Predicted 3D model of RNase P RNA and transfer RNA as a complex of 473 nucleotides. Its mean pLDDT, the model's own confidence on a scale to 100, is 76. Rfam match: Bacterial RNase P class A. About the family: Ribonuclease P (RNase P) is a ubiquitous endoribonuclease, found in archaea, bacteria and eukarya as well as chloroplasts and mitochondria.
[in-house]
This record gives sequence, C1' cells and structure tokens, in this order.
RNA sequence: UCAGUUCGGUACGCGGCCGCUGGCGGUCUUUGACCGCGGGAGGAAAGUCCGAGCUCCACAGAGCAGGGUGCUGGUUAACGGCCAGUCAAGGUGACUUGCAGGACAGUGCCACAGAAAACACACCGCCUCUCAGCCGGUCCGCCGGGGACGAGGUAAGGUCGAACCGGUGCGGUAAGCGCGCACCGCACCCGUGGUGACACGGGUGGCAAGGUAAACCCCACCUGGAGCAAGGCCGAAUAGGGGCUCAGACGUCGGCUUCGGUCGAGGUCGCCGGUCGCUCGUCGGUAUUGAGUCCGGGUAUGGCUGCUCGAGCGGCUCGGUAACGGGUCGCCUAGAGGAAUGGUCGCGGCCGGCGUUUCGGCGUCGGAACAAAACUCGGCUUAUCGCCGGGCUGAUCGU
RNA sequence: GGGGAGUUAGCUCAGGCGGUAGAGCAACGGCCUUUUAAGCCGUGGGUCCCGGGUUCGAGUCCCGGACUCCUCAC
Repeated sequence: UCAGUUCGGUACGCGGCCGCUGGCGGUCUUUGACCGCGGGAGGAAAGUCCGAGCUCCACAGAGCAGGGUGCUGGUUAACGGCCAGUCAAGGUGACUUGCAGGACAGUGCCACAGAAAACACACCGCCUCUCAGCCGGUCCGCCGGGGACGAGGUAAGGUCGAACCGGUGCGGUAAGCGCGCACCGCACCCGUGGUGACACGGGUGGCAAGGUAAACCCCACCUGGAGCAAGGCCGAAUAGGGGCUCAGACGUCGGCUUCGGUCGAGGUCGCCGGUCGCUCGUCGGUAUUGAGUCCGGGUAUGGCUGCUCGAGCGGCUCGGUAACGGGUCGCCUAGAGGAAUGGUCGCGGCCGGCGUUUCGGCGUCGGAACAAAACUCGGCUUAUCGCCGGGCUGAUCGU
Repeated sequence: GGGGAGUUAGCUCAGGCGGUAGAGCAACGGCCUUUUAAGCCGUGGGUCCCGGGUUCGAGUCCCGGACUCCUCAC
C1' cells in the first nucleotide's frame, strides 16, 4: 500500500418562518378559544421468536399427560440470551459456523440400484480336489495332462450404493484372510494437567458388524393458564329478548303440629361450575329463579386509573480474561390514546460524478437509507444510504 | 396493541407415517352431432409462498422471513 476479518460508536448540525401534540401558568363566558414558558421516537420503536415484571383466575395446590431445553464452566430477576472455554466442520490465516446428551433400554425406517442393507451375504472372480466327460501314453492293471452344469475353500479383487466385518505396505498362504508385523485409525486401562467438557503421555487388545433421535423414545433439568382490549373505580343505555342444556336421593338435629305433615340448620353421596386436557384435592352453587352456553339486541369504541422513577441513564473507580457485579457522584429522559413529533428556507458539514488546478484547493450537478412509540423491561431475529475509531490476519514493497 | 389459523395445477381442495405429488372443475385435442351443449376417450399444465439447515433423500422435520384471513370492550 492492497485485500480481508472482528469489535465498538454514530444515524447530519445550527438558525429563521409556518404548523401538530399534550403539561404548567394567565386572560376571556363553563364546553372551548387565545397568549406565554418549558417537553416531544429508534437502533431497530418492527417481527411478536424467547424470558421476566405487573394484573386476574383459589393462596398458584398434588400427580399424569402435554410443551420446552440439551458439550463444560460462569453470568443474570429470568431466558432457548450473553461471556469464557472444549470438540467437530470450513478457511493459508485472523476468524467463522454448529438444537453439539444417549443408537449394547426398546421400537420403527434405510427408496432405486446391487449378490448382499441388519440374528449379514456369496453373483462374477481366485484357489484346491476328482467317482463325470475329453486328450495323450500304455506292460491294458492303469499313468499323465487338463478339468465342470460336481464337491469344497475364500472375502483380498470386480460390480451396487449415501452407507456393507477398519486403511496403506511387507511377509505368509493352494488361493486368501489382522493370519503375522510396521505405521495410521479405533476400543479399553493407567498416569499427569484441568472445577469441568477434555487434552497429553504410556500400556494392552487384532478390531469389536452400520446410519438415522431437527423418527418415536430414554435420561437430566425447567414448566399452571390468560393477557393492559389484563384489571380497578365512576357513569350511560335497555325489552333486560329468544333457543338449548343442567338441576335429586338418603340419614341426623331442632321448632311448630290438627300426628297427615311443615319450616329451619347441618351431613353423606350425586349433579353443575371455577382461565387448554385427565384424575385427586379444594371452593362456590344445587329448585322458579338460578347457573352455563349459543343467537339476537342496545350503548358514549364514555370518563378516571393501571401509565411511566425504572432489574433506569451517564461519568469515575474497584473486582473479574469477559459477560457481569460492587461503590460513589450527577441526571430526569414522550405518555398520547384512532393516536402528535412535520413542512419549508438559509448557512455549514458528509458522499459521489464532471470540469479546473500553482496539487493546498476551487466551481458546478446530484445523493443521504431502514423505518416510526401504544403497559414496561432483558435478549434474539430481520431491514438499513453511509461515516468514524480500535484490535488482528494474509500478500507485496522499502529499511 | 394482544391472540390464533393458513399458503400445493388457472380455481376449490386432498396428501402430513420422509422415498420421483393427486382429485374435481377449467384448458387443449379427438369421437358423436347438420352445428352447439351434454356425453365418451385422451393430453398438457407444479419455484408444493421464499431463504437456510438436518438427512443418502424434504411438499412433509427444524430455524428465519414474506403475505393473507379470523378474533379480543361494557
């Protein structure tokens, strides 16, 4: 200098004019209008993918089912996040990516091709034997050669495939085979280091027959449901409409009694309901007005609250490799609610093109993204024109 | 703002247990008919919404994204 990788920051600035929104103060005649002062989007406010706070359902209960997570150690209110490490894969490297437990607990699946695809197997090939048949010889007893549509051996070679009894080489063998040996791989044992995942070293064993769990499943851990249109208070409206479903038995005690009953209390079982399902537990209800559910209708999509001081933000410092935590100082930073935060002009800055240059610049034209709060936080993911800074790697040049 | 469902041929939908994706209607060609319709026979047509991953192999399983629809006050 070029190429790359990673981490962090920023998201044009200032001023004038015209608007929007809600807060406080003032004036006018309450609703409201006007004037003044100060406040008014983001790094993702987004997707709603996780985790919490908060609220209601019973105090959030027990078990099952269901769901989620899944290397190790930390971090945190919590998490599937983050940090640090291990292993695997990719890259020359910096570095990146990884739902990364278990396939001797059990079950399932492995199409096509191929001989064979899961208690493995034997198509071609290679090798041995000879009571087939053949050729040659013969002393006619046989002998030799060669040899299958016969009898065996083999798993090295071929063929199939994503995958089939570890790979390469040497020896050995009838031909072969971990049959033997060397190296590599693998399994087990021991030692050392590490909190651990694991790593390194040594020894032993000829080798153990796949893959798939982002298939069911097993193991470990976590997990009740719904959501601010949750929920609370006030107020308005009305015909409080229609359909369906559910609604009982048996004792006990007490009062009254005309002895037939009747009224009340409480119990057991049953039935109905209580925020996905089942069982238990528990709570409420159980007879003419209630409960549940569906349809229909009405109302002001009413007002106040929940609502913005919070696991808050910034500086310094301490501990920690870091995520993060502790201390101290300072700050207050939208709270609307069919939904405001905008437009325009000027100056300056940034980027790109062109022209010019005395290489410092100057002139002119163009560009500036993604997108916008809706109860609040911690993350993740996705979108994004550009600019700035730090660390590191590779190549080349110079010293 | 919160919650839920879906996307497969031109249209409406199956397929979900991983192994070359189907039905009905529509389109096109032929037969029949004087012709049309109906009927009969046949043919073509697929980015399984998109992008990654797991797997030998993905419409199907996992992750991320896009679009469409439904629903929630008293």